Context: one part of a larger RNA
RNA sequence: UGACGGGGGCCCGCACAAGCGGUGGAGCAUGUGGUUUAAUUCGAUGAUACGCGAGGAACCUUACCAGGGCUUGAAAGUUAGCGACUAUAGGUGAAAGCUUAUAUCCCUUCGGGGCGCGAAACUAGGUGCUGCAUGGCUGUCGUCAGCUCGUGCCGUGAGGUGUUGGGUUAAGUCCCGCAACGAGCGCAACCCCUACCAUUAGUUGCCAGCAGGUUAAGCUGGGGACUCUAAUGGAACUCCCCGCGCAAGCGGUGAGGAAGGUGGGGACGACGUCAAGUCAUCACGGCCCUUACGUCCUGGGCUACACACGUGCUACAAUGGCCGGUACAACGGGUUGCUACACAGCGAUGUGAUGCUAAUCUCUAAAGCCGGUCUCAGUUCGGAUUGAAGUCUGCAACUCGACUUCAUGAAGCUGGAAUCGCUAGUAAUCGCGUAUCAGCAAUGACGCGGUGAAUACGUUCCCGGGCCUUGUACA
Repeated sequence: UGACGGGGGCCCGCACAAGCGGUGGAGCAUGUGGUUUAAUUCGAUGAUACGCGAGGAACCUUACCAGGGCUUGAAAGUUAGCGACUAUAGGUGAAAGCUUAUAUCCCUUCGGGGCGCGAAACUAGGUGCUGCAUGGCUGUCGUCAGCUCGUGCCGUGAGGUGUUGGGUUAAGUCCCGCAACGAGCGCAACCCCUACCAUUAGUUGCCAGCAGGUUAAGCUGGGGACUCUAAUGGAACUCCCCGCGCAAGCGGUGAGGAAGGUGGGGACGACGUCAAGUCAUCACGGCCCUUACGUCCUGGGCUACACACGUGCUACAAUGGCCGGUACAACGGGUUGCUACACAGCGAUGUGAUGCUAAUCUCUAAAGCCGGUCUCAGUUCGGAUUGAAGUCUGCAACUCGACUUCAUGAAGCUGGAAUCGCUAGUAAUCGCGUAUCAGCAAUGACGCGGUGAAUACGUUCCCGGGCCUUGUACA
């Protein structure tokens, strides 16, 4: 100087407390461990692995296994030689491949070039090893308020001071003081979205007033008022008032205001820590393989199943289930696509057909509201499992897809010890969209809107962190 303490002081955080909803019990989905297997490819492992890499494992993917092939190679570059590319028809084979037959060039400055085949050589190739050789990227402490430097001063020196102290703040934020005076990286602000207003612009959006028109409808003429769209500006700064205070600032049912003290959210992550993670995104040093640890193909596996754990979904019901009627979104997507509408089918869906390269057409709501029924039961709760018949995608749904209909109707009556999330448009609850994608194991991930709470006395305690101080046989 640090680190540590079941030392002290001060402070903060959904850290506790106060509340609301879960997990832990059931069934299923998914990941992991273990076991099994020819293979169940590899990585991630307290917090910071375990719906993680994977934002799509039937083939492909695919790295694993079995079997069958190739060896300058599946792809790329250079140099001889030969020939167009290619098409058609066979044989063999699970395919890859091996093999047979036939037909067959273009440009040219005549040197050659284009494209293909091919011996040999140089190069290749490796998801093989090392993340403890590395770059890059990432997690975490932590959006915590810290981490440092120059000069000066103090100390023999390590180092200290500044950065401590008194206040204040979300903040090393600001003020006052001070052997310090300044500065940098962080904080904050500048950026984006959202909440209000104005201006500009009105098509595909809108419709107040005028006119036309319909069973109805911005449907039509027209209009820019309004909504909205999307560009530019304004607006919030403790500015004003009162109280406290030297100041910074704090308090107020204050004023004004759409918004008030960081208005709400996002992006943004200091010096560093964990030899944290990743050689399997990629790049790269070293090592290793080179008729194989490379590469092609068929089939299988990654989907196994006495078991254990994590994360979720659905429930156990009446604030509910079922049936009928009826209302209101936003973000996004769409031409190999989204599909109105009509018809067929109980339905998944099919057939026809229309619009849309989209503010034009389309995907497009549910909880809610109204009425009926069920009356506390393993039930009209719950839907696992299984049987049968189908639909769709795709070369192909046996291993191993999703969906539909009929039948079947398991466990489960609110979950032990323990444990998690959340402070407001939040939790809870309801549906919708997108990426990936032929299809889909999505209950996942990332977004969007609808309905919409309770509670916080307080900081004694648990956990984590910051500053000062103290002890130490630790570094």
The prediction has a mean pLDDT of 80. The part of an RNA shown here (small-subunit ribosomal RNA, 3' major domain) has 475 nucleotides and comes from a metagenome.